FMN riboswitch aptamer (RFN element) from Bradyrhizobium cytisi, 160 nucleotides, folded computationally. Lineage of the source: Bacteria > Pseudomonadota > Alphaproteobacteria > Nitrobacteraceae > Bradyrhizobium. The model forms 97% of the base pairs in the Rfam consensus. It matches the Rfam family "FMN riboswitch aptamer (RFN element)". Rfam describes the family as follows. The RFN element is a highly conserved domain that is found frequently in the 5'-untranslated regions of prokaryotic mRNAs that encode for flavin mononucleotide (FMN) biosynthesis and transport proteins.

RNA sequence: CGAUGUUCUCAGGGCGGGGUGAAAGUCCCCACCGGCGGUAAGGGUCGAAAGGCCUAAGCCCGCGAGCGCCUUCCCCAAGGUUUUUGUCCAAAGGGAAGGGUCAGCAGAUUCGGUGCAAUUCCGAAGCCGACGGUUAAAGUCCGGAUGAAAGAGAACGGUC
Repeated sequence: CGAUGUUCUCAGGGCGGGGUGAAAGUCCCCACCGGCGGUAAGGGUCGAAAGGCCUAAGCCCGCGAGCGCCUUCCCCAAGGUUUUUGUCCAAAGGGAAGGGUCAGCAGAUUCGGUGCAAUUCCGAAGCCGACGGUUAAAGUCCGGAUGAAAGAGAACGGUC
């Protein structure tokens, strides 16, 4: 230095103005915002150089929360079993815990320029954004969430 273990800490931004209306931060016009890892010819820095280090994409490659899905359990129960009661089984519906890529919701970029090389640089024009709620349809409000988490960092321990 690398690998590995334990613990801890951190880990998301944004509706301002106008219009319509009984009502809109939800519609319309103009605005505003961009998680994490990777990739880079930009930027910074060290170096004589080679090169190192830091930083650099919402829409290139992946990941994350949410919904859905799957598994287990609980509640309830149409119905079945039974001559009846009981017993046992049990669709639909509701809830809890777990799984987490398994497939889905599920996302979005082009044109011009430079150049050996750019969907990343420069210029221009576009596009995208979970679920539930709401006097009216939400990336920006409220809620699950003082949650979870991609990951980032620190401390400690032994081993390789």

The sequence was found by an Rfam model in a public genome assembly.